[in-house]
């Protein structure tokens, strides 16, 4: 002094005037309405993408079928979240991503290529016969090379992004893990550490089993459903109206099962009449501090606060002064960065509760705070 990684904060503030919602308490016969006194939008309230608490169906089971998860171990009220670890993989590195299973079955895979997963023979190589030939030679026979055919190969050369281990070698007519030695992988075992995934360490074995499971699948684990417009209560209206349909009818799709009822219950369509008003609704898996335990996530323990509750939706509006940001003259520094005074001008993100409450994604103008890694360079 520069390039990164990470992790957390704030994101306007004060006064004055007015103004708007709830609570409490007083005036006020009640009410209106008034005084007073404290309170009143976020880190995401967004997305509705997981998980619940709550309410109902309901007295709540069993399967199938869907659906989500998917390494191990902890936290949690639960979770796909949160912290720890572990294996591959990217980066010098801080760090960051990925996570069942392809020897259970099926299935895809463009062109090239002989063939793309119990594969395969284009060109080669070798042997045996054949066709036209040249050569040697001691009759016999031998070597080259050429057509055609058979029959062995998968070592060598082409194709391709990938060709069914890789180096040497031994055998072969010619080859090949066919055998050997070394490596790699893969599977087996036994021992040592760890709850665990897993790691080492030693011995065995067969030669070698590609890629896609965000292809059907297997396997393991979990899941009832609808949703505050859920539901409770009062009140007030009307035509407790017609017409069909079933004996049943409820339990998110079937099954078993349960439950309820036959003086019934149910379902479908027409038609009418309210659509008001309390509630739920704001003390809660709450927050803060403090101090134990844990590596962390988080959890005891102790003190201590109540921090919106609205109902077409309440915290505006107007002055001031000030904060960040941007520009511009001057100064200080060798010059720049950088810093300082002033100056008038211009700008300050992303964006507002609707039961509630842990997460996770996505949006952010600017400013600050830490911790780490690399690189240059003083001392």
């Nucleotide at each position: 002094g520069g390039a990164g990684u990470u992790g957390g904060a704030c994101g306007g503030a004060c006064c004055g005037u007015c103004g708007c919602u709830g609570c409490g308490c007083c005036c006020c016969a009640a009410a209106a309405g008034g005084g007073c006194g404290g309170a009143g939008a976020g880190g995401a309230a967004a997305g509705u993408c997981c998980g619940g608490g709550c309410u109902c169906c309901a007295c709540a089971g069993g399967g199938c079928a869907g659906a989500a998860c998917g390494c191990u171990g902890g936290g949690u009220a639960a979770c796909u979240c949160c912290c720890a670890g572990g294996a591959g993989g990217a980066g010098c590195g801080a760090u960051c991503c990925u996570c069942g299973g392809c020897a259970a079955g099926c299935g895809c895979a463009a062109c090239a290529g002989a063939a793309a997963g119990c594969a395969g023979a284009c060109c080669g190589c070798c042997g045996c016969c054949u066709u036209a030939g040249u050569c040697c030679c001691u009759c016999g026979g031998g070597a080259c090379c050429u057509u055609g055919g058979c029959g062995g190969u998968a070592a060598g050369g082409g194709u391709g992004a990938a060709a069914c281990g890789g180096u040497g070698g031994u055998g072969c007519a010619a080859g090949a893990g066919a055998c050997c030695a070394c490596c790699a992988g893969c599977g087996g075992g036994c021992g040592u550490g760890g709850c665990g995934a897993c790691a080492c360490g030693c011995u065995c074995g067969g030669c070698u089993a590609g890629g896609c499971a965000u292809g059907c699948c297997c396997c393991g684990u979990u899941c009832g459903g609808a949703g505050c417009a859920a539901g409770a209560c009062c009140a007030a209206a009307u035509a407790g109206g017609g017409a069909g349909g079933c004996a049943g009818g409820c339990c998110g799709g079937c099954c078993c099962g349960g439950c309820c009822a036959a003086u019934u219950g149910u379902c479908u369509c027409c038609g009418g009449g309210u659509a008001g008003g309390u509630u739920g609704c704001u003390u809660g898996a709450g927050g803060u501090g403090g101090u134990c335990g844990g590596u962390a996530a988080c959890g005891g323990c102790c003190a201590u606060c109540c921090u919106a509750g609205a109902g077409g939706a309440a915290u505006g509006a107007c002055g001031g002064u000030u904060g960040c940001c941007c520009g511009c003259u001057c100064c200080c520094c060798a010059c720049a960065a950088g810093g300082g005074c002033g100056c008038g001008g211009g700008g300050c993100a992303c964006a507002a509760a609707a039961c509630c409450c842990g997460g996770c994604u996505u949006a952010c103008a600017g400013u600050c705070c830490g911790a780490c890694u690399c690189c240059g360079g003083c001392a």